[in-house]
C1' cells in the first nucleotide's frame, strides 16, 4: 500500500427565548400561579426465546403435545453467553454446526438401473461340453447349453469398506501392508474426547430440521392482565345440554384424566310399561320449573382512577476466576404519556474533517516538508430511526472512531 | 402493546417430500353472412424474499418482507 478477519466505544455537551410533560414544595379568585428536580435508544425495531407480576381458587399424579440434544461452567432462567471437544469450511487470522441413538421398531429413496438391505447379472472375464469353420496342430473365430465370479466398465446422490501387494482357471478380505471399522487394556484429562498397545467374525450401508427411542424440562392465559369508581341499557329473548332429592348432578387449571379442596342447583305435575309385601318402587314419554354451561340474536358503553415504575437497577475502586460471571465496599434515582408529552429557534464549547493565518521545535544550500498548541471560516444528526408493564438475551437496520491479528505485493 | 393466521399463472383457488394443475381470463384455429355460443390446440411460474436439512422442497427448519382477524360490558 493492497485485501481480509476479530473486538471494543460513540451515535454530543453548556446556555438563553418560547412552547410541551412528570414529580415535590408553597400559594390560589380553584381557572391556575411561582420555585426547584427529572424527562426516548443501541437498537426503543422484529415478536424470536426466558422470566417477573397479575388472574384462571390452590395443589398432587398421569396421558398429550411442545420444546432443547457434545463437555464443564455462568445466570432468576433460557433454544442465551463464556471455555472446550470433535466435525466441516479457509493458504490464514478465524467462521459455522439442528452436536444423543440406526444392533427398539416402522417408513422413506422418485427416474434410471442387474441390483437400493443381509440384493444383484446389462456390457463382460473364466471354465466345460457339442456343432461348424481355420490351423504353423500352441490354438483362433463363430455358435448353443452348463458351471464360476462380482475384481473392470455402465446407470445412479448413494452399489455391500478404500489404496497396495500376492493369490487364483477367472476372481473375491481369499491371504498381507496401511488406512478405516468393531472390541479390549494403559496413560493424560472434572469430562466431551485425545494418545498409545494388543485381538479380530477383515466387515450388518444411508435417511431421525422422518415417524419413532433416551435424557432433560414446561398447567394456562396474558397490563388490551387484573382491582375500583361512574353512566347508561334489556338482570332481555331462543336453542343446545344437564338438573328436578340424590352416599345426586353441575361447574371451576383457559389440551384431556384422576384425586384432595372449594362453589351453585332443585317445583313437581300427568300418562305407559314391568315389579309390588298394595305403602311404593323402576324406566321411558310429555310439560312445567331450575342455570354456575355452549351457540345464537338483540342491547348498551366506548368514561375515569389505579396497575405506572426503586429495578435479578446503575456507575466506581479492590478481591476471586482464562473468560462468562461472582462478592466486599462505597456513590446514585436516571421517562411515565393516553389520540399519546419530550419540541422549535439562536449563540457557544467538545470531538471528527477540510481551507488558511502567525508563532515554537525538527529536518533542509534553498525552495519547502514534518509536527505542536493558538486563532478564522465552513461543515459534521444530512445513517437507522420515537418509550406504553418490566427486566435478561437474540435477530434485523444503520452513521463514525479506535485496537489487535492473518495474507499478498513492494521499498529499507 | 399483546395473540392467532395468510402469501402459487394476469384472477379465483388446488397440489401426501419425486420435479406445479384446474376453471376463468388471453391468443390462434374451426364453425357461422357477421358476432356469439360451441369444439380443438397454444402462451403464461424466480411458489413474497434469502439461508439452510435432505440425493430431490410449494410441503420440513430459521431469518426477513407485506397483508388480514382478535381485545370491554350484560355472564
Nucleotide at each position: 500500500g493492497g485485501a481480509g478477519a476479530g473486538c471494543u466505544c460513540c451515535u454530543g455537551g453548556c446556555g438563553g427565548u418560547c412552547g410541551c410533560u412528570c414529580c415535590c414544595g408553597c400559594c390560589u379568585u380553584c381557572g391556575g400561579g411561582c420555585g426547584g428536580g427529572g424527562g426516548a435508544g443501541g437498537a426503543a425495531a422484529g415478536u424470536c426465546c426466558g422470566g417477573a407480576c397479575u388472574c384462571c381458587c390452590a395443589c398432587g399424579g398421569g396421558c398429550a403435545g411442545c420444546a432443547u440434544g457434545c463437555u464443564c461452567g455462568c445466570u432468576a432462567a433460557c433454544g442465551g453467553c463464556g471455555a472446550g471437544g470433535c466435525g466441516c469450511g479457509g493458504c490464514g487470522a478465524c467462521g459455522c454446526g439442528a452436536c444423543g441413538g440406526a444392533a427398539a421398531g416402522u417408513g422413506c429413496a422418485a427416474c434410471a438401473g442387474a441390483g437400493a438391505g443381509c440384493a444383484g447379472a446389462c456390457c463382460g472375464c473364466c471354465u466345460c461340453g457339442g456343432c461348424g469353420c481355420c490351423u504353423u496342430c500352441g490354438g483362433g473365430c463363430a455358435u448353443c447349453g452348463g458351471g464360476g465370479c462380482a475384481a473392470g466398465g455402465g446407470u445412479g446422490a448413494a452399489a455391500g469398506g478404500g489404496u497396495g501387494c500376492g493369490g487364483u482357471a477367472a476372481g473375491a478380505g481369499c491371504g498381507c501392508a496401511c488406512c478405516g471399522c468393531g472390541g479390549a487394556g494403559c496413560c493424560g484429562g472434572c469430562g466431551a474426547c485425545g494418545g498409545u498397545u494388543c485381538c479380530g467374525g477383515c466387515a450388518c450401508g444411508g435417511u431421525a430440521a422422518a415417524c419413532c427411542c433416551c435424557a432433560u424440562g414446561c398447567g394456562g392465559a396474558g397490563c388490551a392482565a387484573g382491582a375500583c369508581c361512574g353512566a347508561a341499557u334489556a338482570g332481555g329473548g331462543g336453542a343446545g345440554c344437564g338438573g328436578u332429592u340424590c352416599u345426586g348432578u353441575g361447574g371451576g387449571c383457559u389440551g384431556c384424566c384422576c384425586g384432595u379442596c372449594c362453589c351453585g342447583c332443585g317445583a313437581c305435575g300427568c300418562g305407559a310399561c314391568g315389579c309390588u309385601u298394595c305403602g311404593g318402587c323402576g324406566c321411558c314419554g310429555c310439560g312445567g320449573c331450575c342455570g354456575a354451561c355452549u351457540c345464537c340474536c338483540g342491547g348498551g358503553u366506548a368514561g375515569g382512577u389505579u396497575g405506572c415504575u426503586c429495578g435479578a437497577g446503575g456507575c466506581c475502586u479492590g478481591c476471586g476466576g482464562c473468560a462468562a460471571c461472582g462478592c466486599c465496599g462505597g456513590c446514585c434515582c436516571c421517562a411515565g404519556a393516553u389520540g399519546a408529552a419530550u419540541g422549535a429557534c439562536c449563540g457557544c464549547c467538545c470531538u471528527c474533517c477540510g481551507c488558511g493565518g502567525a508563532c515554537g521545535a525538527u529536518c533542509g544550500u534553498g525552495a519547502g516538508a514534518u509536527c505542536g498548541g493558538c486563532u478564522g471560516c465552513g461543515g459534521a444528526u444530512g445513517a437507522c430511526a420515537g418509550a406504553a408493564u418490566c427486566c435478561g438475551g437474540c435477530u434485523u437496520a444503520c452513521g463514525g472512531a479506535g485496537c489487535u491479528c492473518u495474507c499478498c505485493g513492494g521499498u529499507u | 402493546g399483546u395473540g392467532g393466521g395468510c402469501g402459487u399463472a394476469g384472477c379465483u383457488c388446488a397440489a401426501u417430500g419425486g420435479u406445479a394443475g384446474a376453471g376463468c381470463a388471453c391468443u390462434g384455429g374451426a364453425u357461422u353472412g357477421u358476432g356469439g355460443u360451441u369444439c380443438c390446440a397454444g402462451u403464461g411460474g424466480u411458489u413474497g424474499a434469502g439461508g439452510g436439512u435432505u440425493c430431490g422442497a410449494g410441503c420440513c427448519c430459521c431469518u426477513u418482507c407485506g397483508c388480514c382477524c382478535a381485545c370491554c360490558c350484560c355472564a